[in-house]
RNA sequence: AAACUGAAGAGUUUGAUCAUGGCUCAGAUUGAACGCUGGCGGCAAGCCUCAUACAUGCAAGUCGAGCGAGAACGUUACUUCGGUAGCUAGUAAAGCGGCGGACGGGUGAGUAACGCGUAGGAAUCUACCUUUCAGCGGGGGAUAGCUCGGGGAAACCCGAAUUAAUACCGCAUACACCCUAAGGGGGAAAGAGGGCCUAUCCUUGGAAGCUCUCGCUGUUAGAUGAGCCUGCGUGAGAUUAGUUUGUUGGUGGGGUAAUGGCCUACCAAGACUACGAUCUCUAGCUGGUCUGAGAGGACGAUCAGCCACACUGGGACUGAGACACGGCCCAGACUCCUACGGGAGGCAGCAGUAGGGAAUAUUGGACAAUGGGGGCAACCCUGAUCCAGCUAUGCCGCGUGUGUGAAGAAGGCUCUAGGGUUGUAAAGCACUUUAGGUAAGGACGAAAAGAAUAUAGUUAAUACCUAUAUUCCGUGACUUAACUUACAGAAUAAGGACCGGCUAACUCCGUGCCAGCAGCCGCGGUAAUACGGAGGGUCCAAGCGUUAAUCGGAAUUACUGGGCGUAAAGCGCGCGUAGGCGGUUUGUCAAGUUGGAUGUGAAAUCCCUGGGCUCAACCUAGGAACUGCAUUCAAAACUUAUAGACUAGAGUACGAUAGAGGAGAGUAGAAUUCCUGGUGUAGCGGUGAAAUGCGUAGAUAUCAGGAGGAAUACCAAUGGCGAAGGCAACUCUCUGGAUCGACACUGACGCUGAGGUGCGAAAGCGUGGGUAGCAAACAGGAUUAGAUACCCUGGUAGUCCACGCCGUAAACGAUGAGAACUAGCCGUUGGAUCUUAGAUUCAGUGGUACAGCUAACGCAUUAAGUUCUCCGCCUGGGGAGUACGGCCGCAAGGCUAAAACUCAAAUGAAUUGACGGGGGCCCGCACAAGCGGUGGAGCAUGUGGUUUAAUUCGAUGCAACGCGAAAAACCUUACCAACCCUUGACAUCUAGUGAAAUUUCUAGAGAUAGAUUUGUGCCUUCGGGAACACUAUGACAGGUGUUGCAUGGCUGUCGUCAGCUCGUGUCGUGAGAUGUAUGGUUAAGUCCAGUAACGAGCGCAACCCCUAUUCUUAUUUGCCAGCACUUCGGGUGGGAACUAUAAGGAGACCGCCGUGUAUAACACGGAGGAAGGCGGGGACGACGUCAAGUCAUCAUGGCCCUUACGGGUUGGGCUACACACGUGCUACAAUGGGAGAUACAGAUGGUUGCGAAAGCGCGAGCUGGAGCUAAUCCCAAAAAGUCUUCCUCAGUCCGGAUUGGAGUCUGCAACUCGACUCCAUGAAGCAGGAAUCGCUAGUAAUCGUGAAUCAGAAUGUCACGGUGAAUACGUUCUCGGGCCUUGUACACACCGCCCGUCACGUCAUGGGAGUGUGUUGCACCAGAAGUGGUUUGCCUAACCUUUGGAGGGCGGCCCCCACGGUGUGAUACGCGACUGGGACGAAGUCGUAACAAGGUAGCCCUAGGGGAACCUGGGGCUGGAUCACCUCCUAA
Repeated sequence: AAACUGAAGAGUUUGAUCAUGGCUCAGAUUGAACGCUGGCGGCAAGCCUCAUACAUGCAAGUCGAGCGAGAACGUUACUUCGGUAGCUAGUAAAGCGGCGGACGGGUGAGUAACGCGUAGGAAUCUACCUUUCAGCGGGGGAUAGCUCGGGGAAACCCGAAUUAAUACCGCAUACACCCUAAGGGGGAAAGAGGGCCUAUCCUUGGAAGCUCUCGCUGUUAGAUGAGCCUGCGUGAGAUUAGUUUGUUGGUGGGGUAAUGGCCUACCAAGACUACGAUCUCUAGCUGGUCUGAGAGGACGAUCAGCCACACUGGGACUGAGACACGGCCCAGACUCCUACGGGAGGCAGCAGUAGGGAAUAUUGGACAAUGGGGGCAACCCUGAUCCAGCUAUGCCGCGUGUGUGAAGAAGGCUCUAGGGUUGUAAAGCACUUUAGGUAAGGACGAAAAGAAUAUAGUUAAUACCUAUAUUCCGUGACUUAACUUACAGAAUAAGGACCGGCUAACUCCGUGCCAGCAGCCGCGGUAAUACGGAGGGUCCAAGCGUUAAUCGGAAUUACUGGGCGUAAAGCGCGCGUAGGCGGUUUGUCAAGUUGGAUGUGAAAUCCCUGGGCUCAACCUAGGAACUGCAUUCAAAACUUAUAGACUAGAGUACGAUAGAGGAGAGUAGAAUUCCUGGUGUAGCGGUGAAAUGCGUAGAUAUCAGGAGGAAUACCAAUGGCGAAGGCAACUCUCUGGAUCGACACUGACGCUGAGGUGCGAAAGCGUGGGUAGCAAACAGGAUUAGAUACCCUGGUAGUCCACGCCGUAAACGAUGAGAACUAGCCGUUGGAUCUUAGAUUCAGUGGUACAGCUAACGCAUUAAGUUCUCCGCCUGGGGAGUACGGCCGCAAGGCUAAAACUCAAAUGAAUUGACGGGGGCCCGCACAAGCGGUGGAGCAUGUGGUUUAAUUCGAUGCAACGCGAAAAACCUUACCAACCCUUGACAUCUAGUGAAAUUUCUAGAGAUAGAUUUGUGCCUUCGGGAACACUAUGACAGGUGUUGCAUGGCUGUCGUCAGCUCGUGUCGUGAGAUGUAUGGUUAAGUCCAGUAACGAGCGCAACCCCUAUUCUUAUUUGCCAGCACUUCGGGUGGGAACUAUAAGGAGACCGCCGUGUAUAACACGGAGGAAGGCGGGGACGACGUCAAGUCAUCAUGGCCCUUACGGGUUGGGCUACACACGUGCUACAAUGGGAGAUACAGAUGGUUGCGAAAGCGCGAGCUGGAGCUAAUCCCAAAAAGUCUUCCUCAGUCCGGAUUGGAGUCUGCAACUCGACUCCAUGAAGCAGGAAUCGCUAGUAAUCGUGAAUCAGAAUGUCACGGUGAAUACGUUCUCGGGCCUUGUACACACCGCCCGUCACGUCAUGGGAGUGUGUUGCACCAGAAGUGGUUUGCCUAACCUUUGGAGGGCGGCCCCCACGGUGUGAUACGCGACUGGGACGAAGUCGUAACAAGGUAGCCCUAGGGGAACCUGGGGCUGGAUCACCUCCUAA
C1' cells in the first nucleotide's frame, strides 16, 4: 500500500557414486462415464456419439379502425306445424388486402476463408422509429370469395356469371428529388376512425364543412440494421515446388443498392511463390474456459458477439431485407397415401420415439413476469421466456445428536498369558429438537391495463384525443412453495477408498510363483505390514474411489530458460547466392526506440470495494483492468536510411624466404620375379610341428647377360606443405597458396552462409591398355569334435596407366567458421632485428602448467576460459538410418526420411572389488632335487549303485567317503514284520484308594494277564503331612516327524595366509581416497627411512604349556658316589652327592666383535655358549567368505501326528552283492623268512579292576590267588637290534587269502553276525598303465608299546618311545596365496557376460497378382428448374387510338448450369494367396562372434565368400593390451 501475494519435490538404471536421460507419482480441472453407497435444501448444468431416421402434439400469426361477403348448434316468439322471425352474430370459418413469417429458437456439416478478431476505409441501401419540407386532386378497368356447371380416388383443377377495397392502372400537380448534350426531360399518393352542427342542403339524422387522431405519397437529416474494400493477426504437412488463362492489368459495354473480371468483347502478358504459392489433412471464429509464479500450453459446452447450414444438390420469385429451418420450382435418395392415373413429406424448434453409444432429462404448467409479432386499443399469438418434473452431474450450505458416564462391562481382535486394544466408545443418567413429520398461519415477485375525477395541451368547443395526478376496481403458472409458530420424540438419516516405499495409516489368520495384486519400483515358491478375510488404524465425507481427458510438475522444445570432445548432437572440406550481422567520425531524417495525448479495446467473465438472499455458492452496483490496435504531438542517445570524411579491418603494388602444395614430360639406381648361359649336386621350401609345392628332365645356392612392371631404403624428424582427402628418388616446364620486411596505394571493399556448385582415401563400376610383386574369390595341405577361419603352398579379379562414373570412411582433434580479450615456463620449423654460446619480435608446430571451465576424464593464448556474429545439428533405448515416396547412379548403392509395436531403462565419466590364455615383485613340500607310497593282488573299512519287508538317518570337489560311530550278536536302534498299551515309558496339577515292597504258581515268543504269599514303615501341634504305588477325568505328555534356506550354539574352509579396520585431519560434488603408496628389510602391515597425515584397534610377535642347559629347595614308593651289613636283590642301616621327581629361579638379547647397507632397520661371518638369530614343538585362528555342515549331541520358532509319525515286546535288518571309488593292512621276499640265545624305552591304565608266583594245556586259555586304591604291586614280553644257525631266488621254509576239522574266551544268547587258538588247506600276488599322494630333521622311512570306547570284538583313532636317512641348483613351468599396476560390456562378480542362424507361439508392420470404396484433375456427352437474351406461332381488360399500336403473357430458340453418363489420369483408405524383415516369449538346437591381448586386438567404409554368429582382401581410426626404443616434460 483498494484493484500488489507469486516459483517445493519424490521414486526408478549402479555393488555403490556423480552426470545424462526417459518413464512414473503427489496438484488443479471436467457438459464426463463406471463401481459401491446415499438424508435435506439452494444455485447451476444436462446427446460431446449418427448434420442418422422420425409416429404424435405444439413451436407465427394478427388486423372488421383496409374490403366484399357471411353460417350453424342452441334459444325465444309466432305458426297454417310445412315453417317464419328475433337473438346467437356481423360471431365462427374462409377469401381479397396490409404488416409480420429475413426476428426469436436450433445445429456446427461445410469453411484455413476478409470466415473470424482488431484497427481503418469509401462507391452504398435501410421497412417499422425520430426528424425537415411539401402533398393526399380527379378518373378507370379487373379479380378472389360467393353462386352455377364440369373433371378427379385424392391433392386440387377448369369454365361461366357477378362483386369490393388502403388490391391494380392511367391523368393532373410536384418545392424538393433523379437524368441531362445544361436546351430540357422523367416520376407520387388511399383512405379509415372519433367528435361538433355554427353559417349551406335535405333535416329523426345525415351530407358538405370544421376539427382531432391514425394512415398514405414525395422528400431532408438521423438512428438502427445490412452490404462492400483494406492493413495486421488467426492450424499441420516440403515424403505437396512450382501454380494460374477470366488468369493479372487496361479500354468499351453490361450488371448491382454500391466498388470491382462481378460479367462480356477487344488489347497487353502478366499475376502468385522458399517471408512457403499450389495441393493434401484437420478445424466454425471470438469474448473467454482450464491450467500455470509468469511466459506459455490445451480447449472453444452452458452465457454473449459474428459466420455458416436447414433431407442432398441446383435455382430463382416476393420483399426494405432471403436466394428464405416450420415459402416456391426442379433433380436425387428415402418414407407415406393411392381407385395405379397421380399425389404428400422434411424435428440441426419444444417435448417425445427408434437406432448408435460408456453416456445426457417430461410427449409437464403458464403467458403472472421479461421480451417479440399484429392491432388505435381491448386483446390474440408466442415450446422465446418464466416455472415445475427427472439426474449427487458440479459448486455451496445444513444434518445424522449434546453433556456426563470406568465395573475401563460383555463381545471381537491380539498376546511374552501378565496384559493390551476396540474404548467414554456402548449401556446407564441428564438434556436439546436444526432438518424431516403433523397442524395452524403466510409474504415479495404486481408494474400495468380498465373506470371515474381533476388539471394541462389541441380545438370554434367544456366534445374527441393525448399527457400528468388522485381515487376505485383488479391480474400469480410457480404455490400443497419462502418464512413464522405449535406438538411429539434421539426419535427418520454414513459411507467409500486406502494402510511395502513414494504417501498419512499394522497386526493376526488363510493361501504357497497357486489364487491373485500392481500408478512406478515391484509383491506371491510355508512365518506375505504388498494376494484374500478379520480386528485395528488413516484420509475424505453425502459422498468416496476407478477410468478417460487437459495443464502442471517437465528447464523433457529451453523467448523468459537447455545443449552438441567422450552421454543424443559440428555437414568430409572449400567457393559462393539470398539472408543475417558489421570499423572510426560529422550532418540530416525519424522507420525501429522512448514519452505524452486522443479514439477504440461490446456486455458478461477475472480482480477490488460495497450491497442483497440467515451464511455461502449465487445475484447485483460502482471501479480497476482488458498488457492490443490506430491517430497525433514530441525526443534524438543507440540501430536503420541518407550525404560526406577517415584508416586501425580487408585488399593491391614492391623486395625477399621455406616447402613430399598441384599438373605434365623425361631420367636413375637398389631389390623381387622371369628368361638365357656357366659352375655345381640332392635336396629346397615351409611350420609350433608338418604336409601340399619345387627338384636328378639338374632345383635351392652362386656367377654373367637380358626382359619387364611396380615402388622410391638411408636422409626422416610430436619436421614441412595443403581447405580437406592427401603429398616423399632426381631433372625440366607450367601453376596455386603461405610467411617475413619496409611501409606506397584503395578506402569497409568485411564475416558467416539456407539453397547451389566444386573437390573428395580405399573399395567398387565402364571402355582400352598393362601386369614384376602382393592378393579378395578359388584350389590344395595342415589344425580341429567340426574349421566354409587363424598357419602353409599356389592363385584370379584388383592393385598400375588413360578417360569417365561413384560420393562414402573411426573422411577424428570424435572439438563448424570468423573476431576480440585473459599468468608463466621449456622445445622445435620459417623469417626479421640486435648488444649473436644469446635475446626480442612475427607466423606455424609440440609439451607442461595458473586462473577459469567441466559430470568427471580433462581443456587451458592452437581453449572445452570470458564475450560477439552467422551457419549446421540434438531431444529415452530398440524398431531404423530401416519401409514407403522422391531425387541421383550403368550397377553396387547414396541423399532425404517415418510409423505401428515394444522396453523402463539405454548411456557417459569415475570408484571399490572380482576376473584376464595382462604385466611386475614375493611366498608355500607349489614345482624342481630326493625318500617312501597309492593306482595292479588279497583282505579290512567307508561310500556310491543295486537288492531287500527293512537294508534307519545324516555327511557329497578341495573342505563327504577307517566321516557322526572313543567300537550294530540282544541292548544300542532311530529301520522292517508280528503281537500289545492309550493321560501313556517320562513331568506337573485334581479326585479317590492303598504303605512301599515282596514270595510262589499258571498261560504266552515276550511285553503282559490271572491267581497267590508276606508286609503295616517315617514325621506329627493328632487335624494331618511327606515319599511311593494303583485307579479315574482332563489339562497335557511324547515325537531321532519336517524346515540347518526361520534360528542359537558348535564346527569345517580359505589360513597361522598377513592381512582387516577405526578416530581426527586432509583431498574429492560424490562413491571413495589418504593413512595401508614408495625405497629397503622381515616368517610377518616385522621394523627402518620417507611421507598430508597423526595416532589407535583386531590380527603378527610376545605373554601360556611341553622340551633342550643349569642352580636352589625338598627326599618316598624313586636314587646309591662314599661308609657299613648282606641271603648279593638298593635287600638293609645310612646318605642327599648323582639320576629322577616337582616347585621356584637363571639363561639367548643380534647382547659382543667384524663386514655390508643409507651412521637405519636388518643381513652375513665369528667368538663364547647346553642352546644363535622366531632354538624345537603345542595351544592360540583377525574382518570376513562359502544361505558351507549340523533341527539325529543339545537348545529353539513355525508346521505336522495324537488308540499314533507316541510307548512296549519278540524276531529280523543296519553285516545283503554282477559292480565302481576312497582310505588302510599284509605282501610279492635274502637290507628277507624260520629257529635258538640275548640287550635297551617312554607314556599310560588298573578294585564291577590289573592280576604275580606256581601248576595244567602244543596253544588260545584254565586253575590259582600273593600284591596293589599304585614313582611301592600288576598288565609287561618291548620290537626292530645284536649273536649263532638253516633257507639261496623258487610262486619258494616268500605270501598268507580261502576252506575243512577241533577248540578257547566273553556273554541270557556267538545261526544270521564276535575275537582268538591248534591241525590241515595254501588263492591272488614276482614291485604295479594313465594318473596321483606324503615328507625338509630327530623329519621321512622303519620298529614295537599303551590308552579311550569296551562284557566281548581294531588293519581304525589318539598317544608313546626305539633305530634313523636322502635332497633342495633354483623359481622357467603346474597349483594355491599376498602386494602393486593395467584392461573390462563382469558385480549371482569368468562356473561371469553375451552374438547370430534354425525350430515353436503371439503381435504389429513393409512388399504383393489383384480387388473394393471414397475424393479429385482433364476431355467429351447430356441438360431439369430458372434468370437473362432473342423471337410475330398464339393470346391479350386498363394507356394511346381511325385500321391499329405500345406493353404484357404463353410458346419456340440461344447462352449459362445441377443431377447423370463415358473415357483417361492422380490420390486416400480397406481386403489379399504368397512373401520380407522386426518385436516379444523361465529353463529348445548349432556354434562361441564381442567384453581381458576374449585366446587371430577391436572398430569404420567398401568388395567377395560362408549354416550362423562371421571370415578374408584394400584403405583408415585408437575408442588396443604388453614389451622395447625415440621424443618431450617435471624434480634432483
Molecule: small-subunit ribosomal RNA
Organism: Pseudomonadota bacterium